Context: one part of a larger RNA
RNA sequence: CUGGGUGUAAAGGGUCCGUAGGCGGUCAGAUAAGUGGAAAGUGAAAUCCUUCGGCUCAACCGAAGAACUGCUUUUCAAACUAUCUGACUUGAGGCUAGAAGAGGAGAGCGGAACUGCCAGUGUAAGGGUGAAAUCUGUGGAUAUUGGCAGGAACGUCCGUGACGAAGGUGGCUCUCUGGUCUAGACCUGACGCUGAGGGACGAAAGCUAGGGUAGCAAACAGGAUUAGAUACCCUGGUAGUCCUAGCUGUAAACGAUGGGCACUAGGUGUUUCUGCCUUAGGCAGGAGUGUCGAAGCUAACGCGUUAAGUGCCCCACCUGGGGACUACGGCCGCAAGGCUAAAACUC
Numbered sequence: 001c002u003g004g005g006u007g008u009a010a011a012g013g014g015u016c017c018g019u020a021g022g023c024g025g026u027c028a029g030a031u032a033a034g035u036g037g038a039a040a041g042u043g044a045a046a047u048c049c050u051u052c053g054g055c056u057c058a059a060c061c062g063a064a065g066a067a068c069u070g071c072u073u074u075u076c077a078a079a080c081u082a083u084c085u086g087a088c089u090u091g092a093g094g095c096u097a098g099a100a101g102a103g104g105a106g107a108g109c110g111g112a113a114c115u116g117c118c119a120g121u122g123u124a125a126g127g128g129u130g131a132a133a134u135c136u137g138u139g140g141a142u143a144u145u146g147g148c149a150g151g152a153a154c155g156u157c158c159g160u161g162a163c164g165a166a167g168g169u170g171g172c173u174c175u176c177u178g179g180u181c182u183a184g185a186c187c188u189g190a191c192g193c194u195g196a197g198g199g200a201c202g203a204a205a206g207c208u209a210g211g212g213u214a215g216c217a218a219a220c221a222g223g224a225u226u227a228g229a230u231a232c233c234c235u236g237g238u239a240g241u242c243c244u245a246g247c248u249g250u251a252a253a254c255g256a257u258g259g260g261c262a263c264u265a266g267g268u269g270u271u272u273c274u275g276c277c278u279u280a281g282g283c284a285g286g287a288g289u290g291u292c293g294a295a296g297c298u299a300a301c302g303c304g305u306u307a308a309g310u311g312c313c314c315c316a317c318c319u320g321g322g323g324a325c326u327a328c329g330g331c332c333g334c335a336a337g338g339c340u341a342a343a344a345c346u347c
Base pairs, nucleotide, nucleotide: 004318005317006316007301008300012315014201015200016199017198021194022193023192025088026087027086028085029084030083031082033081034080035077036076037075038074039073040072041071042070049065050064051063052062053061054060091191092188093187094186095184096183097182098181099180103177104176105175106174107173108172109171110154114150115149116148117147118146119145120144121143125136126135162169163168206247207246208245209244210243211242215241216240220236221235222234223233258314259313260312261311262310263309266292267291268290269289270288271287272286273285274284275283276282277281296303297302320347321346322345329340330339331338332337
């Protein structure tokens, strides 16, 4: 390379948009580039193969044939691919009318809790633990009542519930805004799918500058525990956690399962839209989300119309373990580091 694979054995890119490329619905006509048939020319010799022959055999050598799967030209065919022309509506998009939603951004508002401060009541403890101590408290704590201030997070509702491409999104109201679904079948007429490079987004931690800081809390300090205890437990506590602007670009970024289309028994929940019988309610159609299972698949576990089944198209990735999510080089980054990615050696 061919091949075989990628839920858990090595292997799906964190996610989407999209460039080139690859692939692409139905009907008719034309062309003849691909494609198929025929013919001619060429395809040196040697080699390979077949049949004979020569060295005592063989290797080796000689002769004849076949072959040289290719290329060029001419001609025929027109199903398929392609190109051009014309048309279509089922793919795709639009339109109209509805629907659900923690989808995104900004602004304002709210209550509970917490901490601090002020004031009242009140007195000796409080706190913490397995037990303690560090710690707080007669300079009046803890508890309790009233008031003020501040920051962060939004209990119950909450649900294998919803939305989003993923990361993720949860108090209430308003403003701006993205996507999805259903019904109609009015418009466009293949406008589609995927997507190397590229671009955008991307939890937490971290970084830069400026703010903010209630609680929590790496580091750090002290108290315990212990043989020791640079820990687990306790008392404190700074970065950080929050906001604004920028950077970083990684995660068990997981369904450890790339995207699209089509096909292949059903049962039973649930969210949402529509239609019918408008009774209680039931039935049917669609879009999601669970569970159990036909066929089938799988090494097994399991998957099973939300496929890991049956097929097609496109992309990414794997090829024994360690060395090594490393070195060197390159690109990116303020740095931390990220991306790409070997070899010696060894089993």

This is a predicted structure of a 347-nucleotide part of an RNA (small-subunit ribosomal RNA, central domain) from a metagenome. The RNAcentral record of the full RNA draws on SILVA. Its mean pLDDT, the model's own confidence on a scale to 100, is 88.